RNA sequence: GGCCAACCGUGGGGGUGCCGUUACCGGCUGAGAGGCGCAAGCCAACCCAUCGAACCUGAUCCGGGUCAUGCCGGCGGAGGGAACGGGUUUUUGCAGCCG
Numbered sequence: 001g002g003c004c005a006a007c008c009g010u011g012g013g014g015g016u017g018c019c020g021u022u023a024c025c026g027g028c029u030g031a032g033a034g035g036c037g038c039a040a041g042c043c044a045a046c047c048c049a050u051c052g053a054a055c056c057u058g059a060u061c062c063g064g065g066u067c068a069u070g071c072c073g074g075c076g077g078a079g080g081g082a083a084c085g086g087g088u089u090u091u092u093g094c095a096g097c098c099g
Stems, first nucleotide, its partner, number of pairs: 001098003004093002007086004012048003017028004034043003055080003061074004
């Protein structure tokens, strides 16, 4: 210096568990465990978007730990999984790559 990212716009994807106990209420972990609805779902917050561990399947899984729970680790160089545009001239980069 460039790509790219942060950022902006519009839409999109996702989860909402365990225990004290039946409820009010409270506790644990976490970014997030919320409200409405008989339910299907809707709304809010939070997170994530292919450089994809947000999240799902495997899973009524395996080991550890806990009152209990994906609470922690494995599984995982397994499989699936949602985006385009602007933008760097005004601002911030070193997360990453190239010269």
Notes
The RNA shown here (TPP riboswitch aptamer (THI element)) has 99 nucleotides and comes from Pontibaca salina. Rfam family: TPP riboswitch aptamer (THI element). Rfam's curators write: Vitamin B(1) in its active form thiamin pyrophosphate (TPP) is an essential coenzyme that is synthesised by coupling of pyrimidine and thiazole moieties in bacteria. It was read from a public genome assembly, where an Rfam model found it. Its mean pLDDT, the model's own confidence on a scale to 100, is 78.